[in-house]
Context: one part of a larger RNA
């Protein structure tokens, strides 16, 4: 490079927005750039190919033809693509009327539990385990009652539930704010899809500065267990976990399944709307979230209108195992590290 692939064999970027680029709905007219056809010119010779000929043959050589798949000019064709003009409404968006939800940000409030402090009652144990011990306790613990304070998380509701691009989001309430869906078909009139670079967001852990610190708890200490026990179990416990601001930019960031569009049997449940007329809970429809099962696909497991089916467009990625996501260089970062990313050698 060609070709084939990317749920699980190597392979979908963590997610979005979007630049260039690529691709792009229906109709009419024009143009003729791409495209197609004819003609002319050129495409040196040698080489290659075909035929014949010359060296005894061959290599080699000569002659002729073909070819040189290209380029230029010119004359035509006009379906498709492009371009120009006009138009359309089904893609896309807007408007209006509703609906929905743990969507986001900031503030306020609440109760249970836990811990601590003070006071009361009360007396000898408590705690912990497989069994123990370390630990706490006559300076009065554990238990119990009252009051106060602190921080963190929000039982029940709660659900294959809902919302969000992903990460993620759950007590109640207020303010601000984003979105989706349904209905009307009023308006714009292709305004669309994808998206290399780029920008933004991005769990946990970690880092910087300043707060906070109840519970939990890496490290650490002690007690056990054990042949040993740098562990599992127990008693403690520092960073951290929490808040504000700023970094980091990675995860089995998973549906291990890129985005968008069209098409393709059924059954069943559920969430949110709308519609009627069935007759009291059914039916239809739209958008989601699930289960099952056909055709088809698949190496199989399985997927199956939320496709891994049938097609189209664009992007990303793969090409035996190890060496290695390493080395070197470069870029980013306070650092930790991240991104990019080989080869020798070996099987």
């Nucleotide at each position: 490079u060609u070709a084939g692939g990317u749920u699980u064999a190597a392979a979908g970027g963590g997610u979005g927005c979007g630049u260039a680029g690529g691709c792009u709905g229906a109709a009419u007219a024009g143009u003729c750039a791409g495209u197609c056809a004819g003609u002319g010119g050129u495409g040196a010779a040698a080489u290659c190919c075909u035929a014949c000929a010359g060296c005894u043959u061959a290599a080699c050589u000569g002659u002729a033809g073909a070819a040189c798949u290209g380029c230029c000019a010119u004359u035509g064709a006009u379906a498709c693509u492009g371009c120009u003009a006009u138009u359309c409404u089904u893609g896309a968006g807007u408007a209006c009327a509703g609906u929905u939800g743990a969507g986001g940000u900031a503030g306020g409030c609440g109760g249970a539990a836990u811990g601590u402090g003070u006071a009361g009652u009360g007396u000898a144990g408590c705690g912990g385990u497989g069994a123990a011990a370390u630990g706490c306790u006559u300076a009065g613990a554990u238990a119990u009652u009252a009051c106060a304070c602190a921080g963190a998380a929000c039982a029940c509701c709660g659900a294959u539930u809902g919302c969000g691009a992903a990460g993620g989001c759950a007590g109640c309430u207020u303010a601000c704010u984003a979105a989706a869906c349904u209905g009307u078909u009023a308006c714009u009139g292709a305004c669309g899809c994808u998206g290399a670079g780029g920008c933004a967001c991005g769990a946990a852990a970690g880092c910087g500065u300043g707060g906070g610190g109840a519970g939990c708890g890496a490290a650490c200490a002690g007690g056990a267990u054990u042949a040993g026990a740098u562990a599992c179990c127990c008693u403690g416990g520092u960073a951290g976990u929490c808040c504000a601001c700023g970094c980091c930019g990675u995860a089995a960031a998973c549906g291990a399944u890129g985005a968008u569009c069209a098409c393709u049997c059924g059954u069943u449940g559920u969430a949110u709307g709308c519609c009627u007329a069935u007759a009291u809970u059914u039916g239809g429809u739209a958008u989601g979230c699930g289960a099952c099962u056909g055709a088809g696909c698949g190496a199989a497991a399985g997927c199956a209108u939320u496709a891994a089916g049938u097609g189209a467009u664009c992007c990303a990625c793969c090409u035996g195992g190890g060496g290695a996501g390493u080395a070197c260089g470069u870029c980013g970062g306070c650092a930790a590290c991240g991104a990019u990313g080989a080869a020798a050698c070996u099987c």